[in-house]
Context: one part of a larger RNA
RNA sequence: CUGGGCGUAAAGCGCGCGUAGGCGGUUAGAUAAGUCAGAUGUGAAAGCCCCGGGCUCAACCUGGGAACUGCAUUUGAAACUGUUUAACUAGAGUGUGGUAGAGGGUAGUGGAAUUCCUAGUGUAGCGGUGAAAUGCGUAGAGAUCGGAAGGAACAUCAGUGGCGAAGGCGGCUAUCUGGACCAAUACUGACGCUGAGGUGCGAAAGCGUGGGGAGCAAACAGGAUUAGAUACCCUGGUAGUCCACGCCGUAAACGAUGUCAACUAGCCGUUGGGGGGCUUGUCCCUUUAGUGGCGCAGCUAACGCGAUAAGUUGACCGCCUGGGGAGUACGGCCGCAAGGUUAAAACUC
Numbered sequence: 001c002u003g004g005g006c007g008u009a010a011a012g013c014g015c016g017c018g019u020a021g022g023c024g025g026u027u028a029g030a031u032a033a034g035u036c037a038g039a040u041g042u043g044a045a046a047g048c049c050c051c052g053g054g055c056u057c058a059a060c061c062u063g064g065g066a067a068c069u070g071c072a073u074u075u076g077a078a079a080c081u082g083u084u085u086a087a088c089u090a091g092a093g094u095g096u097g098g099u100a101g102a103g104g105g106u107a108g109u110g111g112a113a114u115u116c117c118u119a120g121u122g123u124a125g126c127g128g129u130g131a132a133a134u135g136c137g138u139a140g141a142g143a144u145c146g147g148a149a150g151g152a153a154c155a156u157c158a159g160u161g162g163c164g165a166a167g168g169c170g171g172c173u174a175u176c177u178g179g180a181c182c183a184a185u186a187c188u189g190a191c192g193c194u195g196a197g198g199u200g201c202g203a204a205a206g207c208g209u210g211g212g213g214a215g216c217a218a219a220c221a222g223g224a225u226u227a228g229a230u231a232c233c234c235u236g237g238u239a240g241u242c243c244a245c246g247c248c249g250u251a252a253a254c255g256a257u258g259u260c261a262a263c264u265a266g267c268c269g270u271u272g273g274g275g276g277g278c279u280u281g282u283c284c285c286u287u288u289a290g291u292g293g294c295g296c297a298g299c300u301a302a303c304g305c306g307a308u309a310a311g312u313u314g315a316c317c318g319c320c321u322g323g324g325g326a327g328u329a330c331g332g333c334c335g336c337a338a339g340g341u342u343a344a345a346a347c348u349c
Base pairs, nucleotide, nucleotide: 004320005319006318007303008302012317014201015200016199017198021194022193023192025088026087027086028085029084030083031082033081034080035077036076037075038074039073040072041071042070049065050064051063052062053061054060091191092188093187094186095185096183097182098181099180103177104176105175106174107173108172109171110154115149117147118146120144121143125136126135162169163168206247207246208245209244210243211242215241216240220236221235222234223233258316259315260314261313262312263311266294267293268292269291270290271289272288273287274286275285276284277283278281298305299304322349323348324347331342332341333340334339
């Protein structure tokens, strides 16, 4: 290089948008760059291959042929690809009318609970554990009942329910705003798919500045346990968790399954639309977009997947190539730092 692969064996970028590039629907005409055919020229000789000849054979030498898969010029062909012209509507999009939703931003607001403070009642314990102790409490705790403060999270509803590209999103109200779906049609007329670089978003933790701080809680302190106990258990407790702005850019960022499109038995649920039926119901049938459970064919090493494919195909991208060394060193880029990203080799089995 030709290959073979990527759910779990090595391997799908965390996820979008999108540049170049690659690929691209239907019909007709033109063209002839790719493509195909013919001709001409060239493709040195030697060598290789085939048929002969000469050294007694062979190696070797030698004659002829074929081949030299290529290139150039030229004459044609016009199916396919390209280019171009004209058109189309099945892809894609726009409009009209509706629907559902924890989709996102901002502002406001509600109740339960924990904690602290304050006032009353009240008295000796409370708390905690396997058992205890540290701790709190006669300076009146815990319990109970009023008041007030503050922060954070939103029980029930709640559902293999919903929404979002992913991360993720859950009290209520208002406002701004993105997307999806359905039905009937009108319009644009291939405007599409993918996407190296690039760019944006991206849980938690962490970082910077300024706030906030109820509960929880790394670190830390104490009490236990234990041979020891830098832990598991208990009592405390600071960063942090929350907010604003700015960084970080990683996760078992998982469906461990890239995106898009087409095709391929059925059955049972469920969510949002549409249509229809009658016996008008807590009903039935059907269609469409999701989301689940089984399952045929097929696939798979097996497990399993099975119209939401890991089946049958196509387009484009990413990635893998024995284990360790190592996602490390060095260098580059990024970052305030922590570190991230790109990414080896010696050596060894």
The part of an RNA shown here (small-subunit ribosomal RNA, central domain) has 349 nucleotides and comes from an uncultured prokaryote. It matches the Rfam family "Bacterial small subunit ribosomal RNA". Its family is annotated with structural constituent of ribosome and ribosome in the Gene Ontology. The full RNA is in RNAcentral, with records from ENA. The prediction has a mean pLDDT of 90.